Source information: Predicted 3D model of a 117-nucleotide RNA (SAM riboswitch aptamer (S box leader)) from Alteribacter lacisalsi. Taxonomically the source falls in Alteribacter (Bacteria, Bacilli, Caryophanales, Bacillaceae). The sequence is in RNAcentral, with records from Rfam.
RNA sequence: CUCUUAUCCCGAGUUGGCGGAGGGACAGGCCCGACGAAGCCCAGCAACCAUCACCCUUUCUUUAUUUUACUGGUGAACGGUGCUAACCUGCAAGACAACCUGUCUUGAAGAUAAGAG
Numbered sequence: 001c002u003c004u005u006a007u008c009c010c011g012a013g014u015u016g017g018c019g020g021a022g023g024g025a026c027a028g029g030c031c032c033g034a035c036g037a038a039g040c041c042c043a044g045c046a047a048c049c050a051u052c053a054c055c056c057u058u059u060c061u062u063u064a065u066u067u068u069a070c071u072g073g074u075g076a077a078c079g080g081u082g083c084u085a086a087c088c089u090g091c092a093a094g095a096c097a098a099c100c101u102g103u104c105u106u107g108a109a110g111a112u113a114a115g116a117g
Base pairs, nucleotide, nucleotide: 001117002116003115004114005113006112007111008110013042016041017040018039022032023031024030026090027089028088029087043084044083045082048080049079051076052075053074054073055072058069091107092106093105094104095103096102
């Protein structure tokens, strides 16, 4: 970088430190920013992966109890990531309403995680 699967509701720093002018994916709007942007550290949120504890079902073994493993559920949060301003339009298809040309749904695009190449 490409493909597959899942999620994109909520949550967490508007006095933490360093830093110094950009940032909100992209384009157009519209915003944020010397009352301090990006980035780094720290703190926090979350629970995708890993780990641990408990429970259910099935299963291995057994005469039975014990025990083993997978799936699922709940919880924890030391690890690997991610996230911690708020929006609108954007391309395609469909539905509804039509006085405006609008509203909604699905996909595409984009983001994150896990796996594969």